Source information: Large-subunit ribosomal RNA, domain IV from Proasellus coiffaiti, 333 nucleotides, folded computationally. Lineage of the source: Eukaryota > Mandibulata > Altocrustacea > Eumalacostraca > Proasellus. Its Rfam family is "Bacterial large subunit ribosomal RNA".

Context: one part of a larger RNA
RNA sequence: UCAUGGCUAAGGAAUUAGGCAAAAUAGACCUGUAACUUCGGGAGAAAGGUCGCCUCGUGCAAACGAGGCCGCAGUGAAAAGGUCCAGGCGACUGUUUAUCAAAAACACAGGACGCUGCUAACACGUAAGUGGAUGUAUAGCGUCUGACGCCUGCCCGGUGCUGGUAGGUUAAGGAAGGCGGUUAGCUCCCUCGGGAGUGAAGCUGGCGACCGAAGCCCCAGUAAACGGCGGCCCUAACUAUGAGGGUCCUAAGGUAGCGAAGUUCCUUGUCGGGUAAGUUCCGACCCGCACGAAAGGCGUAACGAUCUGGGCACUGUCUCGGAGAGAGACUCG
Repeated sequence: UCAUGGCUAAGGAAUUAGGCAAAAUAGACCUGUAACUUCGGGAGAAAGGUCGCCUCGUGCAAACGAGGCCGCAGUGAAAAGGUCCAGGCGACUGUUUAUCAAAAACACAGGACGCUGCUAACACGUAAGUGGAUGUAUAGCGUCUGACGCCUGCCCGGUGCUGGUAGGUUAAGGAAGGCGGUUAGCUCCCUCGGGAGUGAAGCUGGCGACCGAAGCCCCAGUAAACGGCGGCCCUAACUAUGAGGGUCCUAAGGUAGCGAAGUUCCUUGUCGGGUAAGUUCCGACCCGCACGAAAGGCGUAACGAUCUGGGCACUGUCUCGGAGAGAGACUCG
């Protein structure tokens, strides 16, 4: 020194971010067992008692009963739950960052919406083809939510999706009709080589009224689609408060429930509880900087190597250290 294991007076968490670590509990049988609850649980709740050996009796046995014996100690060593109260989150068993995160994250049964009529939708592939599925809407796929209980309010103006087709706009393409180029022919000039003008058909360049789908504009529907869910002023015979009124704006102005919350800046809010003393915790209040209803809201028994606060037991965590064992280092050989 140890990423080694034991002991320690008195105290017993005073340690510390935090009881981290350690200690304690522990088996079997008997007694007994609360709130709460989805009636299954909670529960091994909690809290107590017994246990060895010998003799006798009952008994198939296990065991039980009576009497006796020993020790500090009888599940005599070893193996072998600590427990309770309250709260947050997630219902649960599961899954995960192989190698710093196991969780409140993911999944989940259940709920909802949408798509899909079978050569299904969807996915992979250039395709052939394959999966879906040797399935067929009580099926399959996608998205969200996440047991259960009570519920899930208002807004369709914007964006998306679905439906609609009168009108507007609109591509390729088609196209009436113009225009240009070329020139057989014709006319004129001519130095007889040619030049100028005009110019049918064909070919060709470039316009082009008009016709022309979806889409978009437009009209509706739809929020468990993406999303959103106000401001100012006044007002009751103390004061305070504001049931109420006025006004502006909006598509509509946040309903129920919850609320200083894993969300509260101010803030260690205020009051109550717990402590001698409490920025944490629990219960309330509500002025919600900036909760809120399937990016679900609020509850909830059970469950959790989860997170937070508190108690009992217990302890070298500490007051505050100590002595000793083993291993290594070190010294000598």